A computed fold for a 525-nucleotide part of an RNA from an uncultured bacterium, annotated as small-subunit ribosomal RNA, 5' domain.

[in-house]
Context: one part of a larger RNA
RNA sequence: GAUUGAACGCUGGCGGCAUGCCUUACACAUGCAAGUCGAACGACGCUACGGGGGCAACUCCGUAGCGAGUGGCGAACGGGUGAGUAAUGCAUCGGAACGUGCCCUCUUGUGGGGGAUAACCAGUCGAAAGAUUGGCUAAUACCGCAUGAGCUCGAGAGAGGAAAGCGGGGGAUCCGCAAGGACCUCGCGCGAGAGGAGCGGCCGAUGCCCGAUUAGCUAGUUGGUGGGGUAAUAGCCCACCAAGGCGACGAUCGGUAGCUGGUCUGAGAGGACGACCAGCCACACUGGGACUGAGACACGGCCCAGACUCCUACGGGAGGCAGCAGUGGGGAAUUUUGGACAAUGGGGGCAACCCUGAUCCAGCCAUGCCGCGUGCGGGAAGAAGGCCUUCGGGUUGUAAACCGCUUUUGUCGGGGAAGAAACGCUCUGGGCUAAUACCCCGGGGUAAUGACGGUACCCGAAGAAUAAGCACCGGCUAACUACGUGCCAGCAGCCGCGGUAAUACGUAGGGUGCAAGCGUUAAUC
Numbered sequence: 001g002a003u004u005g006a007a008c009g010c011u012g013g014c015g016g017c018a019u020g021c022c023u024u025a026c027a028c029a030u031g032c033a034a035g036u037c038g039a040a041c042g043a044c045g046c047u048a049c050g051g052g053g054g055c056a057a058c059u060c061c062g063u064a065g066c067g068a069g070u071g072g073c074g075a076a077c078g079g080g081u082g083a084g085u086a087a088u089g090c091a092u093c094g095g096a097a098c099g100u101g102c103c104c105u106c107u108u109g110u111g112g113g114g115g116a117u118a119a120c121c122a123g124u125c126g127a128a129a130g131a132u133u134g135g136c137u138a139a140u141a142c143c144g145c146a147u148g149a150g151c152u153c154g155a156g157a158g159a160g161g162a163a164a165g166c167g168g169g170g171g172a173u174c175c176g177c178a179a180g181g182a183c184c185u186c187g188c189g190c191g192a193g194a195g196g197a198g199c200g201g202c203c204g205a206u207g208c209c210c211g212a213u214u215a216g217c218u219a220g221u222u223g224g225u226g227g228g229g230u231a232a233u234a235g236c237c238c239a240c241c242a243a244g245g246c247g248a249c250g251a252u253c254g255g256u257a258g259c260u261g262g263u264c265u266g267a268g269a270g271g272a273c274g275a276c277c278a279g280c281c282a283c284a285c286u287g288g289g290a291c292u293g294a295g296a297c298a299c300g301g302c303c304c305a306g307a308c309u310c311c312u313a314c315g316g317g318a319g320g321c322a323g324c325a326g327u328g329g330g331g332a333a334u335u336u337u338g339g340a341c342a343a344u345g346g347g348g349g350c351a352a353c354c355c356u357g358a359u360c361c362a363g364c365c366a367u368g369c370c371g372c373g374u375g376c377g378g379g380a381a382g383a384a385g386g387c388c389u390u391c392g393g394g395u396u397g398u399a400a401a402c403c404g405c406u407u408u409u410g411u412c413g414g415g416g417a418a419g420a421a422a423c424g425c426u427c428u429g430g431g432c433u434a435a436u437a438c439c440c441c442g443g444g445g446u447a448a449u450g451a452c453g454g455u456a457c458c459c460g461a462a463g464a465a466u467a468a469g470c471a472c473c474g475g476c477u478a479a480c481u482a483c484g485u486g487c488c489a490g491c492a493g494c495c496g497c498g499g500u501a502a503u504a505c506g507u508a509g510g511g512u513g514c515a516a517g518c519g520u521u522a523a524u525c
Base pairs, nucleotide, nucleotide: 001525002524003523004522006521007520008519009518010517013372014371015370016369017368018367020364021330026328027327028326030325031324032323035073036072037071040070041069044067045066046065047064048063049062050061051060052059053058080283081282082281089208090207091206092205093204094203095202098200099199100198103196104195105194106193107192108191109190110189111145113143114142120135121134122133123132124131125130151160152159153158165188166187167186168185169184170183173182174181175180209255210254211253216246217245218244221243222242223241224240225239226238227237228236258280259279260278261277262273263272264271265270285306286305287304288303289302308319309318310317311316336362338361339360340359344358345356346355347354348353375405376404377403378402385396386395387394388393411461412460413459414458415457419452424446425445426444427443428442429441430440431439469514470513471512472511473510474495475494476493480509481508482507483506484505490497491496
């Protein structure tokens, strides 16, 4: 000099864009952070409306909403943190023995049956959490049968092995009292298989901090055979056999540490760092375990053990903010228990839409960077006051007053965006089709949808009006006098100042440097 996720002191006008627990991976009150689908299902519960029955209590049917339940998909993403980890990790380059829900392409199938069970009803136990007995019922839940090219197993012969429906529309014909169905068609699904994309698992090579005051380490250890196991290779695991394997090119042990793209600095080489943003990894109160699933050994799932907290009728139960806010604590130190799903993205759904503390915004803090302002011009051989003085004067100083002008910012008044086009409706062209229905694709038109927010921006009004501090002035280093003090009080980055004329302490006047900041401390180059 540059830099910082900074802190502290003094000071502080505005805006834009960023950043904001670096310490206790300490403990957490409260709210929210993952739901959704009625176009999978039921004779479920409640409510509203419409219709029917009944004198009434009430009851039946339909539609809609809400609430549970079965079922599906999601919950493995997104968000947080950096404890652990020196290699089971990361970066780069390669590899072969793998998996893959949703998405895309292609082939093909979707036939016929069955038994249950929640909800609900009745009851029992329990303080509660909850548990349990009996009975009724549905499905895209579950289980057989059929078929099965390819698939799996097998050397082969052969064997094994699947599915589910729901919704929209419809002319003729058929069934039906009707509703509706058969039938046709469209959409969304379901099963089997092949390929792809993206994603993931695995293996190898090279590189990745300090210590030798750590020199030897190793028994599933190193390799083989045979098996088990996995989606898959492999001592991954096991039996047997052999006795290997690693190491001064630093094994082992100990310490420290998430890694990278990058960031800071520097002419570079290098050094230091790894906040924010992005990729990967690891973790989710501590330790262990598996279940479900395409995917987890699973932050807001389960089980066991432990510590802690809470409830209890003492028998027994409940919990996990390193999600967003917020609290206590620790600390030099780090924000609101805010708004909205309008946009972007994600989950569910045919869709409408719902959910989304992801996200977008707002709030707080000069924490940083950037921009703007605190006025401009004129104005005396120069007021007053202050300070100094050789008492002549000098200086503050064109500074002020005063005159003229302007109005950024702020205040007030008025106007006022972009971020919003999808979806919807309608017209139309095309596709599908028996079809001018439905549905899908394209085009035209059109109503609506904004948290931020009456924000940005624009126009106008009055009025210099609302706005300057901080550090330093002995040398390094730019800027000097007076008074006070008298080795005292104090200063100090180094050299050093202060013991009676101190440009070095304190105050004042003046000056210098930066400026909404300026200094100090800490830290890196």